[in-house]
RNA sequence: GGCCCGUUAGUUUAGCUGAAUAGAACAUCAGAUUCCGGUUCUGAAGGUCACAGGUUUGAAUCCUGUACGGGUCA
Numbered sequence: 001g002g003c004c005c006g007u008u009a010g011u012u013u014a015g016c017u018g019a020a021u022a023g024a025a026c027a028u029c030a031g032a033u034u035c036c037g038g039u040u041c042u043g044a045a046g047g048u049c050a051c052a053g054g055u056u057u058g059a060a061u062c063c064u065g066u067a068c069g070g071g072u073c074a
Base pairs, nucleotide, nucleotide: 001073002072003071004070005069006068007067010026011025012024013023019057028044029043030042031041032040050066051065052064053063054062
């Protein structure tokens, strides 16, 4: 340098043959329980879906480029 794969909440991730408001678990916070803590239960907050552009009535999802990580060929 060529080709391929990946990037979604603090962490691990589902969704990727376009249309539900982007969902779950753990963690965090609040409440209940408890003498206190833990456990358990209930609830809440937390996401510009890596970035930029394009296609479309509509994009996490399709196309192009860039960045980062990984693999492979020379």
Transfer RNA from Marinifilum sp. D714, 74 nucleotides, folded computationally. The sequence is in RNAcentral, with records from ENA. Taxonomically the source falls in Marinifilum (Bacteria, Pseudomonadati, Bacteroidia, Marinifilaceae).